[in-house]
Predicted 3D model of a 353-nucleotide part of an RNA (small-subunit ribosomal RNA, central domain) from an uncultured archaeon.
Its Rfam family is "Archaeal small subunit ribosomal RNA". Clan: SSU clan.
RNAcentral holds the full RNA, with entries from ENA and SILVA.
Context: one part of a larger RNA
RNA sequence: UUGGGCCUAAAGCGCCCGUAGCCGGUUCGGUAAGUCUUCUGUUAAAUCCAACGACUCAAUCGUUGGACUGCGGGAGAUACUGCUGGACUAGGAGGCGGAAGAAGCCGACGGUACUCUUAGGGUAGGGGUGAAAUCCUAUAAUCCUAAGAGGACCACCAGUGGCGAAGGCGGUCGGCUAGAACGCGCUCGACGGUGAGGGACGAAAGCCUGGGGAGCGAUCCGGAUUAGAUACCCGGGUAGUCCAGGCCGUAAACGAUGCAGGCUAGGUGUUGGCAUGACUACGAGUUAUGCCAGUGCCGCAGGGAAGCCGUUAAGCCUGCCGCCUGGGAAGUACGGUCGCAAGAUUGAAACUU
Numbered sequence: 001u002u003g004g005g006c007c008u009a010a011a012g013c014g015c016c017c018g019u020a021g022c023c024g025g026u027u028c029g030g031u032a033a034g035u036c037u038u039c040u041g042u043u044a045a046a047u048c049c050a051a052c053g054a055c056u057c058a059a060u061c062g063u064u065g066g067a068c069u070g071c072g073g074g075a076g077a078u079a080c081u082g083c084u085g086g087a088c089u090a091g092g093a094g095g096c097g098g099a100a101g102a103a104g105c106c107g108a109c110g111g112u113a114c115u116c117u118u119a120g121g122g123u124a125g126g127g128g129u130g131a132a133a134u135c136c137u138a139u140a141a142u143c144c145u146a147a148g149a150g151g152a153c154c155a156c157c158a159g160u161g162g163c164g165a166a167g168g169c170g171g172u173c174g175g176c177u178a179g180a181a182c183g184c185g186c187u188c189g190a191c192g193g194u195g196a197g198g199g200a201c202g203a204a205a206g207c208c209u210g211g212g213g214a215g216c217g218a219u220c221c222g223g224a225u226u227a228g229a230u231a232c233c234c235g236g237g238u239a240g241u242c243c244a245g246g247c248c249g250u251a252a253a254c255g256a257u258g259c260a261g262g263c264u265a266g267g268u269g270u271u272g273g274c275a276u277g278a279c280u281a282c283g284a285g286u287u288a289u290g291c292c293a294g295u296g297c298c299g300c301a302g303g304g305a306a307g308c309c310g311u312u313a314a315g316c317c318u319g320c321c322g323c324c325u326g327g328g329a330a331g332u333a334c335g336g337u338c339g340c341a342a343g344a345u346u347g348a349a350a351c352u353u
Stems, first nucleotide, its partner, number of pairs: 004324003007307002012321001014201001016199002021194003025088007033081002035077008048066007091191001092188003095184003103177007110154002114150008125136002162169002206247006215241002220236004258320006266298014302309002326353003335346004
């Protein structure tokens, strides 16, 4: 390589959009490139196969025939694929309708707590721990009351609840923007799927410039603990955490499970929509059943090494992409690309076992 794989053994790109490529619904006509049949030319000799012959046999050699595989040309077939012209509506897109949501961005407003300041009250401790100490406090602390300032955050509601492609998103109100589900079946008419390169987004930490800084708090300084204690515990506390603009591009970025479509028992919760029935204090109300879409649990068949998965598949199929090939050396070296840097990305070998 062929093959076999990728939840946990090595292996699904963090996620989406999309170029080339690959793949592609129903139906009618044309064409005949792929495909199939047939004829023909060619495919040197040797080699290979068969028959016959020669050397006493064999190896070997000779004669005749055949095969092989590819290519060119002619004639024909038209199921499938392609190309081309037309039609369709089940995929897809658009439209309309009522409704759900921490989806995004911007602005305004609010709330408790916290720290600080001021004023008043009040007096000797407070704080902290397993126990202590460092620490704060007679320049009046801790505590109580009132007012003010500041920054961050958003209890309860809150829910294997919701929304988002993922990262992620949670006070209230307003503005702007986006997407999904359901219902209608009005419009377009295959416009679709995936996606090498490419592009957008991408937690935290980190970086640059300028703000901000209450609390928390890497590094750091003390106090303890200990044999030691560069820790765990305690007292401080810088960067940071917050905001604006720019960079970085990584995570156990996890469902450790790529995306899309079809098929294959059920049961039971829950969220959104719709339909029907019952009740009704007629309210977007309550309740039961069914359907669609999501989200959980259990489970048949089936799968799996097992754990387990099981219509939200890890079952049975199809299309496309990515990735794996013993452990270590190593996600290292070198080179390239990107970055202000940190570093990221691509990514070996010797040697060893």